Predicted 3D model of a 102-nucleotide RNA (c-di-GMP-I riboswitch aptamer) from a Nitrospirota bacterium.

RNA sequence: CACCGAUAAAGGCACACCUGACCGCAAGGCAGGGUCGCAAAGCCGCUGGACCGGCUCCUCCUCCUGUUAGAAGGACGUGACACGGUCUGAAGGGCUACCGAA
Numbered sequence: 001c002a003c004c005g006a007u008a009a010a011g012g013c014a015c016a017c018c019u020g021a022c023c024g025c026a027a028g029g030c031a032g033g034g035u036c037g038c039a040a041a042g043c044c045g046c047u048g049g050a051c052c053g054g055c056u057c058c059u060c061c062u063c064c065u066g067u068u069a070g071a072a073g074g075a076c077g078u079g080a081c082a083c084g085g086u087c088u089g090a091a092g093g094g095c096u097a098c099c100g101a102a
Stems, first nucleotide, its partner, number of pairs: 004100002012038002017033004022029002036089001042095003046092002048088006059080002061077001062075004
């Protein structure tokens, strides 16, 4: 220095849940309590994932008309994509970091 991670030492974080006469349309956030867990459960929010919002019907899906089949036209939405946002304590990636037994 890199890995690694102990019934070591000193500290740290805080799931669920509860409270708020705090913020947000919401997802959620913040503060206090709490402590299941965590050796990066520190930061980023990049990949992926989950979720929310409002609009719209250009695209996809769906539905209707149409047709031998189509093309084409039209409509609608607890839909997708896109847009804006939230979370990430399943996982991956990037950056940084305390301690030091084997």
The organism belongs to Nitrospirota, within Bacteria. The prediction has a mean pLDDT of 78. Its Rfam family is "c-di-GMP-I riboswitch aptamer". Rfam links the family to the GO term cyclic-di-GMP binding. It was read from a public genome assembly, where an Rfam model found it.